A computed fold for a 107-nucleotide RNA from a Chloroflexota bacterium, annotated as Glycine riboswitch aptamer. NCBI's taxonomy places the organism under Bacteria, Bacillati, Chloroflexota.

């Protein structure tokens, strides 16, 4: 040096599910509305965040001391809850990508 991670900045790719329904305000205003706010009520979604657990593995019981069994303790997730957040489009977006930086580890 090549490659590989960690961190920071930038840059792009990124799914789902009601433009729901009713009041109320404001603008518009003949009228209506896929305008903007708040408020209620019912269906959903899972990839911002949170929360739950499997196997293994400890420690203790039991047991004829292995095996097996309870009962705690560590313990993943894109899995599961749907508390938080989302249900036109904008924003958000797990995760993947790319360029720059500084540093590691490589050699």
């Nucleotide at each position: 040096a090549a490659c590989g991670g960690c961190c920071g900045u930038u840059c792009g790719g990124g799914a789902g599910a009601g433009a729901a329904u009713c009041c109320c305000u404001a603008a518009c205003c003949u009228u209506u509305g896929a305008u903007a706010g708040g408020g209620a009520u019912c269906g959903c979604c899972g990839a911002a965040g949170g929360g739950g657990c499997a196997a293994a593995c400890c420690a203790g019981g039991u047991a004829a001391a292995u095996c097996g069994c309870c009962u705690g303790g560590u313990g993943a997730a894109a899995c599961u809850c749907u508390c938080a957040g989302g249900c036109a489009a904008a924003a958000g977006g797990a995760c993947c990508g790319g360029a720059c930086g500084a540093g590691c580890g490589g050699g």
The sequence was found by an Rfam model in a public genome assembly. Model confidence (mean pLDDT): 78 of 100. Of the family's consensus pairs, 90% are formed in the model.